[in-house]
Context: one part of a larger RNA
RNA sequence: CGUACGGUGGAUGCCUUGGUCGAAAGUACCGAAGAAGGACGUACAUGGUUGCGAUAAGCUGUGAGAAGCUGCCAAGAAGCUUUGACUCACAGAUCUCCGAAUGGGGUAACCCGCUCAUUUAUUGAGCACCUCCAACUGAAUACAUAGGUUGGCGGCGGGCACCUGCUGAACUGAAACAUCUAAGUAAGCAGAGGAAGAGAAAAUAAUAAUGAUUCCCCAAGUAGUGGCGAGCGAAAAGGGAACAGCCUAAACUUCAGAUUAUCCUAUUUCCGUAAGGAGAUAGGCCUGAAGGGUUGUAGGACUCAUAAUAUGCGAUGUAUUUUAGAUAAAAGAACUUACUGGAAAGUGAGACCAAAGAGGGUGAUAGUCCUGUAUUUGAAAUCUAAAAUACCGUUAUUGAGCACCUGAGUAGCCCAGGACACGUGUAAUCCUGGGUGAAGCGAGCAAGACCAUUUGCUAAGGCUAAAUAUACUUUCGGACCGAUAGUGAACUAGUACCGUGAGGGAAAGGUGAAAAGAAGGGCGAGACGCCCAGUGAAAUAGAAACUGAAACCGUAUGUUG
Numbered sequence: 001c002g003u004a005c006g007g008u009g010g011a012u013g014c015c016u017u018g019g020u021c022g023a024a025a026g027u028a029c030c031g032a033a034g035a036a037g038g039a040c041g042u043a044c045a046u047g048g049u050u051g052c053g054a055u056a057a058g059c060u061g062u063g064a065g066a067a068g069c070u071g072c073c074a075a076g077a078a079g080c081u082u083u084g085a086c087u088c089a090c091a092g093a094u095c096u097c098c099g100a101a102u103g104g105g106g107u108a109a110c111c112c113g114c115u116c117a118u119u120u121a122u123u124g125a126g127c128a129c130c131u132c133c134a135a136c137u138g139a140a141u142a143c144a145u146a147g148g149u150u151g152g153c154g155g156c157g158g159g160c161a162c163c164u165g166c167u168g169a170a171c172u173g174a175a176a177c178a179u180c181u182a183a184g185u186a187a188g189c190a191g192a193g194g195a196a197g198a199g200a201a202a203a204u205a206a207u208a209a210u211g212a213u214u215c216c217c218c219a220a221g222u223a224g225u226g227g228c229g230a231g232c233g234a235a236a237a238g239g240g241a242a243c244a245g246c247c248u249a250a251a252c253u254u255c256a257g258a259u260u261a262u263c264c265u266a267u268u269u270c271c272g273u274a275a276g277g278a279g280a281u282a283g284g285c286c287u288g289a290a291g292g293g294u295u296g297u298a299g300g301a302c303u304c305a306u307a308a309u310a311u312g313c314g315a316u317g318u319a320u321u322u323u324a325g326a327u328a329a330a331a332g333a334a335c336u337u338a339c340u341g342g343a344a345a346g347u348g349a350g351a352c353c354a355a356a357g358a359g360g361g362u363g364a365u366a367g368u369c370c371u372g373u374a375u376u377u378g379a380a381a382u383c384u385a386a387a388a389u390a391c392c393g394u395u396a397u398u399g400a401g402c403a404c405c406u407g408a409g410u411a412g413c414c415c416a417g418g419a420c421a422c423g424u425g426u427a428a429u430c431c432u433g434g435g436u437g438a439a440g441c442g443a444g445c446a447a448g449a450c451c452a453u454u455u456g457c458u459a460a461g462g463c464u465a466a467a468u469a470u471a472c473u474u475u476c477g478g479a480c481c482g483a484u485a486g487u488g489a490a491c492u493a494g495u496a497c498c499g500u501g502a503g504g505g506a507a508a509g510g511u512g513a514a515a516a517g518a519a520g521g522g523c524g525a526g527a528c529g530c531c532c533a534g535u536g537a538a539a540u541a542g543a544a545a546c547u548g549a550a551a552c553c554g555u556a557u558g559u560u561g
Base pairs, nucleotide, nucleotide: 001558002557003556004555005554006553007552013546014510015509018481019480020478021477022476023475024474025473026472027471028470029158030157037098038097039096040053041052042051044076047073048072049071059092060091061090062089063088064087068080069079070078103112104111105110113127114126115125116124117123129155130154132152133151134150135149136148137147162193163191164190165189166188167187173180177227203210204209214241215240216239217238224232225231245463246462247461248407252291253290254289255288256287257286263284264283265282266281267280268279269278270277271276296441298406299405300404302401303400304399305398312394313393314392317391318390319389320388321387322386323385324384325383326382327381329377330376331375335350336349337348338347339346351368352367353357359371360370361369412436413435414434415433416432417431418430419429422448443458444457445456446455447454497504498503520532521531522530523529
């Protein structure tokens, strides 16, 4: 070095309980009535896990269902069950201690109380703070107020992702770097909901028109913006999804109250020659409630005249009824035989069902063996949606006159910033801080400086479902992974372990169809070792187990300097 046979090792192949991505439908907040999350207990025995809470792998009721059952690792013992167990669904009871944690304290799961009640015990109930409301009290200080007490509604804490607002980086890119970019991202904080936000034109447009908002496609990497660098980057129009509109302020009326400090109007008293001064009364002014009213083709109030008395609408709530659905379930067609084999679902032969030839399992590949599937049926209880009805809420004429009202420290402007795709630019528009400061319907704002014309709209109050985002549940799927992959986690996984801590964070799947898991014997000090025997299709499938590559280590043999 070759050959043969082994050992070691765990690649490869095959497998999948687990992941991953997506689609559709449905559901969407929990919490002082104590949550989320935990600690400690709890079984015949109990280490982990699951469940549960001193009523502790459970208690009660209702319904389904059925012959088996006492969760799993995981056997055993002892029991339960057709007087219906176990199991599943709905509703209820119990629910230690910690935790917002709330009687006080505290090094979480512990320590220490007070009051009342029944009645002596290992009992029960109450006792945190804050806002608001009400009542009763009540200082300095007379009225009052602060404060106090009691009662009541509410708040607090949690939620991976999604949402709104506030605060807000740097690495990086620009091939350096400062404007710029990354990016209003990450991160922090606050808040809300099942969605949030936005939202019924002081809009968009352009000589034509549209008609709240949101989301998708397109417009378009266009118009723009930009140390005109790197880059950033619209909108209208068009096509779709979904569609829904409303309430106030003011004028005016009525009622009630407060205040007369000032002011206005009317009447009046006193003083004064007078101008005027001082007072009184009533009203206004002021506050609250109810009616009224809500828009741009302007609308409304008021006055006069006129029409109508019925119908329509409703996104809210309550109740009833109906229908549909969710949360258990039920019925559910059709095959035999011969051969090979350890085993038939394979092969051969002859049949059958099919609104069912989806899937999975069964000793190899099964429409007809099992479970299912198509289809049909089903709810005592709880919940959801829609519709109808009832209650409830709401609703409307026309003309003329009059010139009362239509959101002010507002709009605009100046300075300084921010947001708009838009970096101060020709910079409109929107927001904020400081200053200044209108008109008020014969009015005002916008149409990207500004002016004219024209057109559109009516700011300075508010609400609003759906289409959208995300998570979960169920069902289904993938030219997604197949154990160094796929989640970190197919296994006791956020476990073991590491760290004072924040935090970091694994490895680890496969006997066989079935344990049939090797009775008994031998060797041996003994073993989970070896040899027989036995099981099995197979034991070179023997529990360190499917397959069993390579490195590496041997035994035997051959060859060679």
Molecule: large-subunit ribosomal RNA, domain I
Organism: Candidatus Dojkabacteria bacterium